RNA sequence: GCCGCUUUAGCUCAGAGGUAGAGCACUUCCAUGGUAAGGAAGGGGUCCCGGGUUCGACUCCCGGAAGCGGCUCCG
Numbered sequence: 001g002c003c004g005c006u007u008u009a010g011c012u013c014a015g016a017g018g019u020a021g022a023g024c025a026c027u028u029c030c031a032u033g034g035u036a037a038g039g040a041a042g043g044g045g046u047c048c049c050g051g052g053u054u055c056g057a058c059u060c061c062c063g064g065a066a067g068c069g070g071c072u073c074c075g
Stems, first nucleotide, its partner, number of pairs: 001071007010024004018055001026042005048064005
């Protein structure tokens, strides 16, 4: 320098063009003499950034950034 993959909640990850979810974690409650386990409810997201297409973009297109992997050239 070139190619590919990844980037979504605190963490690990889903997600079809119709406005974002799960598990764990967190908060509250139930329950217990108390704690843990268990049960119920709830909060939490500029979907890496900037453009474009579209009535509408996490999703499609372009550019950029970061991480990971591979390849090549020069020295």